[in-house]
Background
This is a predicted structure of a 317-nucleotide part of an RNA (large-subunit ribosomal RNA, domain IV) from a Candidatus Micrarchaeota archaeon. It was read from a public genome assembly. The prediction has a mean pLDDT of 86. It matches the Rfam family "Archaeal large subunit ribosomal RNA".
Context: one part of a larger RNA
RNA sequence: CCGUGGUUAGGGAAAUCGGCAAAUUAGUGGCGUAAGUUUUCGACAAGCCAUGUCUGCGCCUGGUAAGCGCAGAUGUCACUAGCAAGGGGACAACGACUGUUUAUCAAAAACACAACUCACCGCAAAGCCGGAAGGCUUAGUACAGUGGGUGACGCCUGCUCACCGCCAGUACGUGAACGCCCUUUUCAAGGGGAAUAAGCGCUGGCAAAGAGCGGGAGUAACUCUGACUCUCUUGAGGUAGCGUAAUACCUCGUCACUUAAUAGGUGACUUGCAUGAAGGGCGUAACGAUUGUCCCACUGUCCCAACCACGGACCUG
Numbered sequence: 001c002c003g004u005g006g007u008u009a010g011g012g013a014a015a016u017c018g019g020c021a022a023a024u025u026a027g028u029g030g031c032g033u034a035a036g037u038u039u040u041c042g043a044c045a046a047g048c049c050a051u052g053u054c055u056g057c058g059c060c061u062g063g064u065a066a067g068c069g070c071a072g073a074u075g076u077c078a079c080u081a082g083c084a085a086g087g088g089g090a091c092a093a094c095g096a097c098u099g100u101u102u103a104u105c106a107a108a109a110a111c112a113c114a115a116c117u118c119a120c121c122g123c124a125a126a127g128c129c130g131g132a133a134g135g136c137u138u139a140g141u142a143c144a145g146u147g148g149g150u151g152a153c154g155c156c157u158g159c160u161c162a163c164c165g166c167c168a169g170u171a172c173g174u175g176a177a178c179g180c181c182c183u184u185u186u187c188a189a190g191g192g193g194a195a196u197a198a199g200c201g202c203u204g205g206c207a208a209a210g211a212g213c214g215g216g217a218g219u220a221a222c223u224c225u226g227a228c229u230c231u232c233u234u235g236a237g238g239u240a241g242c243g244u245a246a247u248a249c250c251u252c253g254u255c256a257c258u259u260a261a262u263a264g265g266u267g268a269c270u271u272g273c274a275u276g277a278a279g280g281g282c283g284u285a286a287c288g289a290u291u292g293u294c295c296c297a298c299u300g301u302c303c304c305a306a307c308c309a310c311g312g313a314c315c316u317g
Stems, first nucleotide, its partner, number of pairs: 001312008010303002014301001019298001027051005036041001038152001052074008075079001087296007094288002099111002115150006127136003153283004158213003163210001165206005172201003180193004214232005241275001242272001253269006
């Protein structure tokens, strides 16, 4: 010097990206326990007290070494004295939850999930494997099965069918070959014509299908703002919500709280570069080895190092 373990006066996160690591707490009995809430939970919430040993006695019991109690005595700094054995609280984000995952750098906000929704499917079904036989679904039958999306629950899910796609209809138009009809006197090749399937055109429907959801002026008796009006324009011009956001460029937005000091956090405002409604919107108790911030307790993280034990490295033999 390295590794592992331990102790440390005073301070107590000043260390650091960050309390990472360590420390604190811990068992049992009694008391007590908030907001919120889906009334289950939250909850061991938080917080407080007790805890050893000896002697005598009571209750319980058929009887008790057990258990529950009462009184007295007694030792310690300390009585779950060893081992074992939750630190706690507040606010927010995401995901409802238990679960699953990158065997060997990622456990998560990703996947799944109950629930909701759309499409197909009447059974020799739809879907899938196979060249076929045959098989799965299924020894099932629409309260079933298959495929796609959202993702508990609560309140909701706006407008647009012009584009892409799907479905239905269609008197009509278009629409190939074969076949049919005509044809250069006959035959063949060739030429011409009518008819016609799907499809397309045309008409309509469907957005929890793919997708999309404007601009410019003026205007109220201070000013500002603009309920209102005009205008261009679209298929329709973003509704309810939420909003500097896991989304905001400008940006360390502005204000407030938090600090001595805050590029942080939270609450508001919000003209949103480029939010927005099942690629779901907004809330939400409980849950989480998730993420951010703060407080209490606690500590060698630090001020600032010291010492101890063991094992190495190393030195000498």